Annotation: The RNA shown here (THF (Tetrahydrofolate) riboswitch aptamer) has 102 nucleotides.

RNA sequence: GGCAGAGUAGAUUUUCAGGCGUAAAGUGCUGUGGAGACGGGGAGUUGCUCCAUGGACGAAAAGCCGUACCGGCUUGCGGUCUGAAAGUCGCAUCCCGCUGUU
Numbered sequence: 001g002g003c004a005g006a007g008u009a010g011a012u013u014u015u016c017a018g019g020c021g022u023a024a025a026g027u028g029c030u031g032u033g034g035a036g037a038c039g040g041g042g043a044g045u046u047g048c049u050c051c052a053u054g055g056a057c058g059a060a061a062a063g064c065c066g067u068a069c070c071g072g073c074u075u076g077c078g079g080u081c082u083g084a085a086a087g088u089c090g091c092a093u094c095c096c097g098c099u100g101u102u
Base pairs, nucleotide, nucleotide: 001102002101003100004099005098010089011088012087013086014085015084016083017082018081019080020078021077022076029055030054031053032052033051034050035049036048040096041095042094043093061075062074063073064072065071066070
């Protein structure tokens, strides 16, 4: 030098548990501003995540109890949130490094 490979943050699916909403927040789409993370080291996006704010769209409630204003419980519902377990995917990219082999 050639060839092959490993590893992260994280993403996602399912299940379980606990919340939130059902008086519509959240989720999904999108404009603007800001921040952060991105294999062991360096760089790092038009990609990713988060926060603030605006816009368009938009929903599933039912039963019971107490009671007189709403509250509680149960079963649901929400492309709902958090955590755990399991599965799948996984450095955007560039340079260097690491392991094996030649």
It matches the Rfam family "THF (Tetrahydrofolate) riboswitch aptamer". For this family Rfam cites "Long-range pseudoknot interactions dictate the regulatory response in the tetrahydrofolate riboswitch" (Huang et al., Proc Natl Acad Sci U S A, 2011). Rfam links the family to the GO term tetrahydrofolate metabolic process. From the family's description: Tetrahydrofolate (THF) riboswitch was first reported for Ames et al. as an RNA motif in 5' untranslated (5'-UTR)regions of folate transport and biosynthesis genes in Firmicutes genomes. It was read from a public genome assembly, where an Rfam model found it. Model confidence (mean pLDDT): 78 of 100.